Predicted 3D model of a 100-nucleotide RNA (Purine riboswitch aptamer) from Bacillus ndiopicus. Rfam family: Purine riboswitch aptamer. Rfam 15.1 lists 4,097 matches to the family in 1,411 species. Rfam describes the family as follows. Riboswitches are metabolite binding domains within certain messenger RNAs that serve as precision sensors for their corresponding targets. For this family Rfam cites "Riboswitches Control Fundamental Biochemical Pathways in Bacillus subtilis and Other Bacteria" (Mandal et al., Cell, 2003). The sequence was found by an Rfam model in a public genome assembly.

[in-house]
């Protein structure tokens, strides 16, 4: 490397849907180019990196920066998995009416 045979994992079907709430992962963080704003401003686009992990990486509002190129800090989520609890459908009993 090929065939065979046995275990053992994977995957798909078997009704499995919905929101809230926890847990993990991520710090809605970080390193770099290439442009833009300028106290009425403080983006914009490209690469990468962070998670046994897909996406996603922003917006609000402060602070601060005395006109320069550089931002801070607070709040607030999205996805991806997993878990209780409830909610929906499903089923099966009861009971109640109605018809035969």
């Nucleotide at each position: 490397c090929a065939g065979g045979a046995a275990a053992a994992c994977a995957u798909u079907u078997u009704a499995c849907c919905c929101a809230c709430a926890c847990a993990u992962a991520u710090a809605u963080g970080c390193u770099a180019g290439a442009g833009g704003a300028u106290a009425u401003g403080g983006c914009u686009u490209u690469a990468g990196u962070g998670u046994u992990u897909c996406u996603a990486c922003c917006c609000g509002g402060u602070a601060c920066c005395g006109u320069a190129a550089a931002u801070u800090c607070c709040g607030g989520a999205c996805u991806a998995u997993g878990u209780u609890g409830g909610g929906a459908a499903g089923c099966a009993a009861c009971u109640a009416u109605u018809c035969a």